This is a predicted structure of a 485-nucleotide part of an RNA (small-subunit ribosomal RNA, 5' domain) from an uncultured prokaryote. Its Rfam family is "Bacterial small subunit ribosomal RNA".
Context: one part of a larger RNA
RNA sequence: GAUUGAACGCUGGCGGCAUGCCUAAUACAUGCAAGUCGAACGCGAAAGUCACUUCGGUGGCAAGUAGAGUGGCGGACGGGUGAGUAAUACAUAGGAAUCUGCCUGAUAGUGGGGGACAACAUGAGGAAACUCAUGCUAAUACCGCAUACGUCAAUUUGGGAAAGCCUUCUCAUGCUAUCAGUUGAGCCUAUGUUACAUUAGGUAGUUGGUAGGGUAAAGGCCUACCAAGCCUUCGAUCUAUAGCUGGUCUGAGAGGAUGAUCAGCCACACUGGGACUGAGACACGGCCCAGACUCCUACGGGAGGCAGCAGUGGGGAAUAUUGCGCAAUGGGCGAAAGCCUGACGCAGCCAUGCCGCGUGAGUGAAGAAGGCCUUCGGGUUGUAAAGCUCUUUCAACGGUGAAGAUGAUGACGGUAGCCGUAGAAGAAGCCCCGGCUAACUUCGUGCCAGCAGCCGCGGUAAUACGAAGGGGGCAAGCGUUGUUC
Numbered sequence: 001g002a003u004u005g006a007a008c009g010c011u012g013g014c015g016g017c018a019u020g021c022c023u024a025a026u027a028c029a030u031g032c033a034a035g036u037c038g039a040a041c042g043c044g045a046a047a048g049u050c051a052c053u054u055c056g057g058u059g060g061c062a063a064g065u066a067g068a069g070u071g072g073c074g075g076a077c078g079g080g081u082g083a084g085u086a087a088u089a090c091a092u093a094g095g096a097a098u099c100u101g102c103c104u105g106a107u108a109g110u111g112g113g114g115g116a117c118a119a120c121a122u123g124a125g126g127a128a129a130c131u132c133a134u135g136c137u138a139a140u141a142c143c144g145c146a147u148a149c150g151u152c153a154a155u156u157u158g159g160g161a162a163a164g165c166c167u168u169c170u171c172a173u174g175c176u177a178u179c180a181g182u183u184g185a186g187c188c189u190a191u192g193u194u195a196c197a198u199u200a201g202g203u204a205g206u207u208g209g210u211a212g213g214g215u216a217a218a219g220g221c222c223u224a225c226c227a228a229g230c231c232u233u234c235g236a237u238c239u240a241u242a243g244c245u246g247g248u249c250u251g252a253g254a255g256g257a258u259g260a261u262c263a264g265c266c267a268c269a270c271u272g273g274g275a276c277u278g279a280g281a282c283a284c285g286g287c288c289c290a291g292a293c294u295c296c297u298a299c300g301g302g303a304g305g306c307a308g309c310a311g312u313g314g315g316g317a318a319u320a321u322u323g324c325g326c327a328a329u330g331g332g333c334g335a336a337a338g339c340c341u342g343a344c345g346c347a348g349c350c351a352u353g354c355c356g357c358g359u360g361a362g363u364g365a366a367g368a369a370g371g372c373c374u375u376c377g378g379g380u381u382g383u384a385a386a387g388c389u390c391u392u393u394c395a396a397c398g399g400u401g402a403a404g405a406u407g408a409u410g411a412c413g414g415u416a417g418c419c420g421u422a423g424a425a426g427a428a429g430c431c432c433c434g435g436c437u438a439a440c441u442u443c444g445u446g447c448c449a450g451c452a453g454c455c456g457c458g459g460u461a462a463u464a465c466g467a468a469g470g471g472g473g474c475a476a477g478c479g480u481u482g483u484u485c
Stems, first nucleotide, its partner, number of pairs: 001485002004482001006481005013357006020349001021315001026313003030310003035073003040070002043067001048061005080268003089193007098185002103181008111145001113143002120135006152158002164173001194240002201231003206228008243265004247258004270291005293304004321347001323346003329343001330341004360390004370381004394426001396421005404412001429474005434455003440469005450457002
């Protein structure tokens, strides 16, 4: 000098665009953050209102609506965090032994049957969470049979599919099998990736082989047997630290430092373990077990997981609203209308940063008054002010008013912009002035009080302390502290 997710002190007019818990991966009240489909299926209210009525009620509409339930798809995306991880990671370049829902292309099929279980009804248990028994029922839920281009095992046989729905009809859309594509994912190899030798030996499924098991898939991935290997001073192993990268900061570069925001990958979801379902998870807002913690309890037993968005306590030098909207972009479901979406789009807060603008312009010497200095003549503040002549950016007030939306639909928002009105009106500070380093005098103080980045100032004439006048620098900021080069 540059830099910053900064903090602190003093000060503070406006706008645009960005950024905003770096600390306790600490504990969390409350609300919301993942649903959707009636064109898969069975069931099915009530309020209200109308009519009748023996005044008890009954019937119609509400309505096949609300609503749960079965079933399908999605909850593996999107969002958060960086604890762990020094290599099961990441970056780059390759590879073969794999899978891939939805989507695209192609071929063939979609025949004929069956028995259940929810919901519901009745009964029972429980404080609750919820559970149990009996009975009824539908399906694109479940199970046989038939069939098979092809596929698998194999050598003459055997195993293995399917589902309908909508519609007046044709269509359309589903379902099953197989092949191919796309996308996504899993696996393997090489090279690179912090410090420490005050860590020198480490390793028994360890290294390799055979056989088997297992997986979507190669493989000690696992098991049995056999052999005794394998890694290592080109640093194994241990320990400490750490998510990695594109990038970012700095620098002429080489390099050094760093990994907030944005993008790619990885890991994690109270702590540890486990599997289930599924095309995909060993699953943040799923399940089971154990643990710690919190809450409810009728003491028998239950409920919970903000490292989602807001918000609270705590920690800290320090980091925001319990906002609006699905209008746009994108995602899930649906044939669609649409529903959901704290993703996202916006608004709010903070000079946290960057950028832009303003705080007026011209004229004005009696060089006014006042202040300060003075050799008492004057000098300086200083065209500065006042005065005169103008302008109105921004802000204010009034009016008008978008684009963003290809048919409709605008949260932002009566926003941006435009027009008009009034008036210099509402808007300047901070640090420094001994040298480095731009900028000097007076008074006070008297090695005191104090200053200080380094050298050093202060003990009675201090340009170095404190104040004033004057000056210099930067400016809605300025200075200090911390960080990196």